[in-house]
RNA sequence: GGGCCUAUAGCUCAGUUGGUUAGAGCAGGAGACUCAUAAUCUUCUGGUCGCAAGUUCGAGUCUUGCUGGGCCCA
Numbered sequence: 001g002g003g004c005c006u007a008u009a010g011c012u013c014a015g016u017u018g019g020u021u022a023g024a025g026c027a028g029g030a031g032a033c034u035c036a037u038a039a040u041c042u043u044c045u046g047g048u049c050g051c052a053a054g055u056u057c058g059a060g061u062c063u064u065g066c067u068g069g070g071c072c073c074a
Base pairs, nucleotide, nucleotide: 001073002072003071004070005069006068007067010026011025012024013023019057028044029043030042031041032040050066051065052064053063054062
C1' cells in the first nucleotide's frame, strides 16, 4: 500500500429480506424469603445502535466516507 471481517446497555452478545415499544444473560438498585448472610424469586434502572452523510414514507439493518479493533496478502 491492497483486501476481508467487526463496532448495539458497565461487560458478553442476539436482533429474521428495512416496518413503527431496541432485547437476553451477567452486573447494579429495591423488595420477598431467612435469626442473619449466601443462594433463589419478583421488580426497577441503564442505549444519541462508533462518528458523519446519503437512499427511503420508514434505517440497528442498505450505500459512501472517516475512526477504533482483528485477520490475510505484499
A computed fold for a 74-nucleotide RNA from an Oligoflexia bacterium, annotated as transfer RNA.
It matches the Rfam family "tRNA".
The source organism's lineage runs through Bacteria, Pseudomonadati, Bdellovibrionota and Oligoflexia.